[in-house]
Order: sequence, then structure tokens, then C1' cells
RNA sequence: CACUGAAUCCAAGCCACAGGGCUUGGAGCGGGGGACAUACCGGUAGGGGUGAAUGGGUCGGUCGACCCUAGGGCGAGUCUUUCACGUCCGAACCCGUCAACUAACCUCGCAAGUGUCGUGAAAGAGG
Repeated sequence: CACUGAAUCCAAGCCACAGGGCUUGGAGCGGGGGACAUACCGGUAGGGGUGAAUGGGUCGGUCGACCCUAGGGCGAGUCUUUCACGUCCGAACCCGUCAACUAACCUCGCAAGUGUCGUGAAAGAGG
């Protein structure tokens, strides 16, 4: 400087005294719960949530490996969209018998991980 992601910014107080740390609060961004009306049925083969991460095939005693796939990201030098080309992901975790949507209202998170010296065209916006 940049990428995935909601995961950023500001203020005050205290501690420390090269850098900083902790607490509280606010703004902003993101998630969950939650009426009427509406919709729909489901319930142990449980059900549900965050997320792009869903489904299928082959091998295998299992763990797992490989191939494809819904879907998603990147190829920065202002941003967005479309097309082309190339490339990568297509996981993991959580709730705990329970949740459609949902105004008011309630509540939670603001992590973690990573690396470029650089594909092109068109349209729009902005500086």
C1' cells in the first nucleotide's frame, strides 16, 4: 500500500512513558430474537443460525482422497457495472428440542487470516 470479511472511526478517564495498554461511552457497519395481517404446514430420520461454501459421482472397512457443480473471490492505483481472458475458494463453527415473515421492542459482534510490483475492453459516476 492492498486483499477476504460486518469486523471501522471518534471521545473521555486511568495506567505507562520511544512506540503503547485497559475501561467506559458514542457514531457507523453487520447478525439474531420478536406481533397483527399474510403464507405454510412441520415436528427424533429432530429442527435451526452465521457463511459463497450447495448438490452429485468414483475409490475406500473407516479416516479420507480425487473429479464435477449451485454459489463466491481475485487479477489494486478513484469508484461502480457489463463483457472477455486467466486464476483461486466451493470451508468451518454455533444454538440445544426451539425460532416462517414480522412494526414496536430486546439482544449480540466489530474478529481472524493474508500478499502485489501487477489482464484487457466498454459504459457511467466522481476527483
RNAcentral holds the sequence, with entries from MGnify. c-di-AMP riboswitch aptamer (ydaO/yuaA leader) from a soil metagenome, 127 nucleotides, folded computationally. Its mean pLDDT, the model's own confidence on a scale to 100, is 83. It matches the Rfam family "c-di-AMP riboswitch aptamer (ydaO/yuaA leader)". About the family: This family represents a conserved RNA structure found upstream of the ydaO and yuaA genes in Bacillus subtilis and related genes in other bacteria.